[in-house]
RNA sequence: CUUAUAGAGAAAGGCAGAGGGACUAGACCCGAUGAAGCCUUAGCAACCUGUCUCUUGACAAGGUGCUACAUUCUACCCCGAUUGGGAAAGAUAAG
Numbered sequence: 001c002u003u004a005u006a007g008a009g010a011a012a013g014g015c016a017g018a019g020g021g022a023c024u025a026g027a028c029c030c031g032a033u034g035a036a037g038c039c040u041u042a043g044c045a046a047c048c049u050g051u052c053u054c055u056u057g058a059c060a061a062g063g064u065g066c067u068a069c070a071u072u073c074u075a076c077c078c079c080g081a082u083u084g085g086g087a088a089a090g091a092u093a094a095g
C1' cells in the first nucleotide's frame, strides 16, 4: 500500500503504583475495593495453517490476535435531522 472483518466469545494470580478507554478537543465511563506496564497460568476466536470431505462443510490449534463496557459517542458528508446511512481515521489478519 491492497483486500477482508468487526455480530458474538473468553480472567485469575504475582510484581508494580496512577493513570486508562488509539491520537486532538469535548462528553461519557473505568481506576488506591489498585489504572498503565511486565510475568505466569488459563481461556476465547478461527485470518493463515493442518486433516477429512472435496459443492460445501466439519474437526484440530502450529503462526498471529484477543480476554471491563462499547471501533463508547460527537467532529467530515448525506438525510425525513437527538434517529439513520456513509466517509475518514484507527485495530486485527493475509498478501
Stems, first nucleotide, its partner, number of pairs: 001095005011041005019030003024075004042067003047063002049060004071089001076086003
Molecule: SAM riboswitch aptamer (S box leader)
Organism: Sphingobacterium mizutaii